[in-house]
RNA sequence: CGGGUCGGCCAGACGGCCGCGUCAGCGCAAGCUGCCGAGGAACGUCCGGGCUCCGCAGAGCAGGGCGGUGGGCAACACCCACCCGGGGCAACCCGCGAGACAGUGCCACAGAGAACAGACCGCCGCACAGUGCUCAGCACCGCGCGGUAAGGGUGAAACGGUGGGGUAAGAGCCCACCAGCGACCGGGGUGACCCGGCCGGCUAGGCAAACCUCGUCCGGAGCAAGGUCAGACAGGGAACCACGGGGCUGCUCGUCCCGUUCCCGGGUAGACCGCUAGAGGGUCGCGGCAACGCGCCCCCGAGAUAGAUGGCCGUCCACGACAGAACCCGGCGUAUCGGCCGGCCCGUUCC
Numbered sequence: 001c002g003g004g005u006c007g008g009c010c011a012g013a014c015g016g017c018c019g020c021g022u023c024a025g026c027g028c029a030a031g032c033u034g035c036c037g038a039g040g041a042a043c044g045u046c047c048g049g050g051c052u053c054c055g056c057a058g059a060g061c062a063g064g065g066c067g068g069u070g071g072g073c074a075a076c077a078c079c080c081a082c083c084c085g086g087g088g089c090a091a092c093c094c095g096c097g098a099g100a101c102a103g104u105g106c107c108a109c110a111g112a113g114a115a116c117a118g119a120c121c122g123c124c125g126c127a128c129a130g131u132g133c134u135c136a137g138c139a140c141c142g143c144g145c146g147g148u149a150a151g152g153g154u155g156a157a158a159c160g161g162u163g164g165g166g167u168a169a170g171a172g173c174c175c176a177c178c179a180g181c182g183a184c185c186g187g188g189g190u191g192a193c194c195c196g197g198c199c200g201g202c203u204a205g206g207c208a209a210a211c212c213u214c215g216u217c218c219g220g221a222g223c224a225a226g227g228u229c230a231g232a233c234a235g236g237g238a239a240c241c242a243c244g245g246g247g248c249u250g251c252u253c254g255u256c257c258c259g260u261u262c263c264c265g266g267g268u269a270g271a272c273c274g275c276u277a278g279a280g281g282g283u284c285g286c287g288g289c290a291a292c293g294c295g296c297c298c299c300c301g302a303g304a305u306a307g308a309u310g311g312c313c314g315u316c317c318a319c320g321a322c323a324g325a326a327c328c329c330g331g332c333g334u335a336u337c338g339g340c341c342g343g344c345c346c347g348u349u350c351c
Stems, first nucleotide, its partner, number of pairs: 001347010012316007020037002023034004039322001043333002046331005051222004058253004063218005068082005083097001084095004098213002103211002105207003120152002122148005128142001130140004160178006179203001181200002184197005226273004235264006244258005280299003284295004
């Protein structure tokens, strides 16, 4: 310098004029002044919580989440580190990462045969028949029976690989080395796992992101949750009815309460709380590989509810994309104009 990869930050700035919203101060009031005033995703509503209510609980079934190990966190399907497998020269990235000998199921087409399978082309042996020859043997060809799965073919995948022995021809049939599986022993690690020694039978497809099995975790509903004050009322009918009705989730047990539900009709619907000081933010120091934790110090705010930030002018440049709080946080996913900073890897060149 080029390429790659991983991470962090910013989100137009300044000034002037007018116009919005909360809060505070002043003012009898009208109003004036001041501080502050949308995001990195505020979007999706996909997870996890805080909080609130279901009177207080409990057990089981169903249902759902997760699925290597360890750690972080309030918690999580998130984050960090590591293990194994795969991709990449590497930094790094990816993984619905337990079980296929509990059971069921699928693997099209091709192929002989796709799970304990199989003989299409072949190879070998025997018998029969024909032809030729160097004639009691050999070769070719046809057909039947038997052996075989080493060679070839089909396929995404064919019941270990290479070499040798052996055989009528072959085959882990036997042997050597290798891979895999299993047993025993030793070492390292918190662990998942890794390394090594020795022995053995020779070898035990794939898919569970198919149903399933195993392990582990989970009450429900949600701020239109839930409260306080104010205001207003007109009832009528029906069903079940204590061996009943209703609540606690869908069901069962259990437990609690004594009523519950439907139809027609009438009246009131305003103000306030919840509502923003938090699992909050920042510098520094310490611990930790890291996520993160601890400590001292510093900082403070959008809280609307017919729902607030707009218009004009000037200058600068990042030329303004995606886009706008509605109880609040931690994540993930999606959209996106640009700018800045750093770590690591590879290549090239110079000192």
Molecule: Bacterial RNase P class A
Organism: Actinomycetes bacterium